Molecule: Guanidine-I riboswitch aptamer
Organism: Clostridium tyrobutyricum DIVETGP
RNA sequence: UUAGAAGUUUUAUAGGGUUCCGCAGUUUUAAACUAAGAACUGGUCUGGUCCGAGAUAAAGCAUAUAGUUUGACUGUAUACACGGAGGGAUAAAAGCCCGGGAGAU
Repeated sequence: UUAGAAGUUUUAUAGGGUUCCGCAGUUUUAAACUAAGAACUGGUCUGGUCCGAGAUAAAGCAUAUAGUUUGACUGUAUACACGGAGGGAUAAAAGCCCGGGAGAU
C1' cells in the first nucleotide's frame, strides 16, 4: 500500500417524530342549560399505535473448535470499535439508510 474477514434473526431498550388513537384549546352543530358529533390548531402534549441502534442488551439459529458411550449429543468461543458535515426514505423524524462511510487512533 492492497485484499479478505469481523454472521444472522427475533424481542426489548436508548432515542425519534406526528400518519392514526388519545389529550388540550378554539369554532360550529345550538336551541334556556348540558352531553354526544364535526372542523381547525397544538409534539415547547406525559402517553397508546408506529420507526428504531455496526459501535445497546437478551435469547435462538449459524459458524469455528474440542470431546464423545456413534444418539448428532455436550462444552468453549464469536474479539475490538472515537466518528463529523451533508444527503435519503417514510406522515414526519431519529444512534434508521448512505455508514465498521469521510476522517481520527